This is a predicted structure of a 74-nucleotide RNA (transfer RNA) from archaeon GW2011_AR20. It matches the Rfam family "tRNA". By type it is a transfer RNA. Rfam describes the family as follows. Transfer RNA (tRNA) molecules are approximately 80 nucleotides in length. Rfam links the family to the GO term triplet codon-amino acid adaptor activity. RNAcentral records the identical sequence in 2 taxa. RNAcentral holds the sequence, with entries from ENA. Model confidence (mean pLDDT): 83 of 100.
RNA sequence: GGCACUGUAGCUUAACCUGGCAAAGCAUCGGUUUCAUGAGCCGAGGAUUGGGAGUUCAAAUCUCCUCAGUGCCA
Repeated sequence: GGCACUGUAGCUUAACCUGGCAAAGCAUCGGUUUCAUGAGCCGAGGAUUGGGAGUUCAAAUCUCCUCAGUGCCA
């Protein structure tokens, strides 16, 4: 230098291919329970979907550019 893959909540991952309310587990906070802690149960908050632009009524999803990481080739 060329090609491919990955990037989504504090962490680990779904949803992407086939555009239509961004979801789950753990963690955090509150409640319940307990003498107390933990576990269990109930509830709540938390996301410019790496960044920018385009297409569209509508983009995490499609297109282009770009950043970071990984792998292959040279």